Transfer RNA from Micavibrio aeruginosavorus EPB, 73 nucleotides, folded computationally.
C1' cells in the first nucleotide's frame, strides 16, 4: 500500500426500498417518604465524523478525507 466493517444524545445503540432522528441507561424537575432507596410522572436545540456531489428533499447514495476495529501483503 490494498480490502472490509464501524463513526448517530453524555454512555451503549437502533434507524439501510431517500421525506425535515428514536429507545434503554445516566442527569434534571415533581409526586410518593420523617428522610432516603425504589416506584411512577414530566423533560432532548444531537453542526447524524469532516467535506464536495446527486435530488424538490440526505444519517440514508456517490467522491475526497480524518478516527477507530478486522484482514491481506
Nucleotide at each position: 500500500g490494498c480490502c472490509c466493517g464501524a463513526g448517530u444524545a453524555g454512555c451503549u445503540c437502533a434507524g439501510u426500498u431517500g421525506g425535515u432522528a428514536g429507545a434503554g441507561c445516566a442527569g434534571g424537575c415533581g409526586a410518593c417518604u420523617g428522610a432516603a432507596a425504589a416506584u411512577c410522572g414530566c423533560c432532548g436545540u444531537g453542526u447524524c465524523g469532516g467535506u464536495g456531489g446527486u435530488u424538490c428533499a440526505a444519517a440514508u447514495c456517490c467522491g475526497c478525507c480524518c478516527u477507530c476495529g478486522g484482514g491481506c501483503a
Overview:
The coordinates come from a structure-prediction model, not an experiment, and the mean pLDDT is 80.